[in-house]
The part of an RNA shown here (small-subunit ribosomal RNA, central domain) has 343 nucleotides and comes from an uncultured marine eukaryote. The full RNA is in RNAcentral, with records from ENA and SILVA. Its Rfam family is "Bacterial small subunit ribosomal RNA".
Context: one part of a larger RNA
RNA sequence: UUGGGCGUAAAGCGCCUGUAGGUUGUUUAUUAAGUUUGUUGUUAAAGACUAAGGCUUAACCUUAGAAAAGCAGUGAAAACUGAUAGACUAGAGUUUGGCAGAGGUAGAGGGAAUUUCUAGUGUAGCGGUGAAAUGCGUAGAUAUUAGAAAGAACACCGGUGGCGAAGGCGCUCUAUUGGACCAUAACUGACACUCAGAGACGAAAGCUAGGGUAGCAAAAGGGAUUAGAUACCCCUGUAGUCCUAGCCGUAAACGAUGGAUACUGGAUGUUGCAUAUAGUGCAGUAUUAAAGCUAACGCGUUAAGUAUCCCGCCUGGGGAGUACGCUCGCAAGAGUGAAACUC
Numbered sequence: 001u002u003g004g005g006c007g008u009a010a011a012g013c014g015c016c017u018g019u020a021g022g023u024u025g026u027u028u029a030u031u032a033a034g035u036u037u038g039u040u041g042u043u044a045a046a047g048a049c050u051a052a053g054g055c056u057u058a059a060c061c062u063u064a065g066a067a068a069a070g071c072a073g074u075g076a077a078a079a080c081u082g083a084u085a086g087a088c089u090a091g092a093g094u095u096u097g098g099c100a101g102a103g104g105u106a107g108a109g110g111g112a113a114u115u116u117c118u119a120g121u122g123u124a125g126c127g128g129u130g131a132a133a134u135g136c137g138u139a140g141a142u143a144u145u146a147g148a149a150a151g152a153a154c155a156c157c158g159g160u161g162g163c164g165a166a167g168g169c170g171c172u173c174u175a176u177u178g179g180a181c182c183a184u185a186a187c188u189g190a191c192a193c194u195c196a197g198a199g200a201c202g203a204a205a206g207c208u209a210g211g212g213u214a215g216c217a218a219a220a221g222g223g224a225u226u227a228g229a230u231a232c233c234c235c236u237g238u239a240g241u242c243c244u245a246g247c248c249g250u251a252a253a254c255g256a257u258g259g260a261u262a263c264u265g266g267a268u269g270u271u272g273c274a275u276a277u278a279g280u281g282c283a284g285u286a287u288u289a290a291a292g293c294u295a296a297c298g299c300g301u302u303a304a305g306u307a308u309c310c311c312g313c314c315u316g317g318g319g320a321g322u323a324c325g326c327u328c329g330c331a332a333g334a335g336u337g338a339a340a341c342u343c
Base pairs, nucleotide, nucleotide: 004314005313006312007297008296012311014201016199017198021194022193023192025088026087027086028085029084030083031082033081034080035077036076037075038074039073040072041071042070043069049065050064051063052062053061054060091191092188093187094186096183097182098181103177104176105175106174107173108172109171110154114150115149116148117147118146119145120144121143125136126135162169163168206247207246208245209244210243211242215241216240220236221235222234223233258310259309260308261307262306263305266288267287268286269285270284271283272282273281274280292299293298316343317342318341325336326335327334328333
């Protein structure tokens, strides 16, 4: 390479946009590059194959013949692929009218709770635990009432509900902005799918600079527990968590399931739109299950079924996601990624 695979055994890039490339609706005409076919030339001899002959046979040798296939020229065919010219509307997109939504960004506002501070009432405890102690408190705590300040998060509604490509998104209002869905049939007329390289986004933690810091809380300190306890429990507590501007680029980034298209029984719930108001249609989201698939578990019109196209990836365990090199990064590190050896 052929072949086999990728939910859980090794294997789907975290996710999207998109270049080259690959693949590509219906139909008419032309062409003849691919394709099919005829013919000519050539592909030395020997060898292999077939037939006949020669050594007493055989091996061996001699003579003759044919096939297959390649290349080149030339003639033909025109279904399929390609090319050229034209047409179409079922794919794709646009228009018009609706419509749901925690989709994004920015600004403004709100209440509950927490902590702190001020003042009042009030007095000896509070707090914490399995039990305690550290801790706080007669310089008046805890509790309670009134007021003020600050930061962070938004109870109920809330839902196998919704939106988003993924990460993710939840108090209210305003502005602005992206996408989906439904209906309509007016327009364009294959404009499509996938995508190496490339680019945008990308939780948390971490990094740089400047702010902010209520609560929580790595590190750290103390109290317990214990044989010990660098832990689990308790009392404190700094980075951090928050904001602005940049960087990092990774996660069990999971549906552990790449994207697109077509086809293949049903039933039930739910979200949105439409509607003839029904045993309806379309688009999502769930459950159960025909056929089928699967090693089994399970999947099952949201496929892991049946097929086609394109991309990515896998090839025994360890060594190892390591070493070396290169690229990127302020660093942490990330990306790419072996071998010896060993079983």